[in-house]
RNA sequence: ACUUGAAAAAGGCAAACUGCUUGAAAAAGCGGGGCGCAAAGUUAACGACCUAAAUCUCGUUUAAAGGGGAUACGGUGGCUGAACUGCCAGG
Numbered sequence: 001a002c003u004u005g006a007a008a009a010a011g012g013c014a015a016a017c018u019g020c021u022u023g024a025a026a027a028a029g030c031g032g033g034g035c036g037c038a039a040a041g042u043u044a045a046c047g048a049c050c051u052a053a054a055u056c057u058c059g060u061u062u063a064a065a066g067g068g069g070a071u072a073c074g075g076u077g078g079c080u081g082a083a084c085u086g087c088c089a090g091g
Stems, first nucleotide, its partner, number of pairs: 002091004012037002017032006035078001041084003047079001048076003055070004
């Protein structure tokens, strides 16, 4: 340097749920918590998925147009591909 692996050792992160805050929402931050993770470290557009404020559009006359649909410039790296970086042990 490359590769395999988490058995050991030192550690790390932190799901659901929950308190507060931000947000239209999805969701995010901080605290508690611990399902799990060998990159569950960083990067958000190659895909996939979530939301729909704004925008466009449809629907009324017995007037709840306070509804439906499309759509990301919003979001998810603990969905995936990809890139960069990294502890330990073996080869």